Annotation:
A computed fold for a 72-nucleotide RNA from a Candidatus Pacearchaeota archaeon, annotated as transfer RNA. The organism belongs to Candidatus Pacearchaeota, within Archaea. Rfam family: tRNA. Gene Ontology term of the family: triplet codon-amino acid adaptor activity. The coordinates come from a structure-prediction model, not an experiment, and the mean pLDDT is 81.
Formats: sequence, structure tokens, C1' cells
RNA sequence: GGGCUCGUAGUUCAAUGGUCGAAUGCGCCCUUGGCUAGGGUGAGGUUCCGGGUUCGAAUCCCGGCGAGUCCA
Repeated sequence: GGGCUCGUAGUUCAAUGGUCGAAUGCGCCCUUGGCUAGGGUGAGGUUCCGGGUUCGAAUCCCGGCGAGUCCA
């Protein structure tokens, strides 16, 4: 320098054009003499940035930035 894959909650990952969810972590409550485990409930999102297409974009297209991988 070029090809490919990826960027979504604190973390690890879903969501293939129509309400952004799960696990784990965190707050509160229940349970226990207490801790752990377990159960209930709640908070937590500029979907990397900018633009375009569309009635509607995390999703499709273009550019930028970043990460991984392969080739030279």
C1' cells in the first nucleotide's frame, strides 16, 4: 500500500428496512442469625463520525476514523 471481517448498555454479544434486546455487572426489595447462592424489580444506548436512499435505517449506499486478519 491492497483485500476481507468488524465497530450496538460498564463488559461479552443479539437484532438481515417497521418498539434497539439477552447474558453478566450495578441499585433496591424478598429470602438468611449473617454471608454466598436463589427470586423479584429498576436504572443504564448520540447503535464510531458525517452524508445519501427510503414513508421509515443499527440494518442498504458513499466517505472518514478505529480494531482484527490475510497478501505484498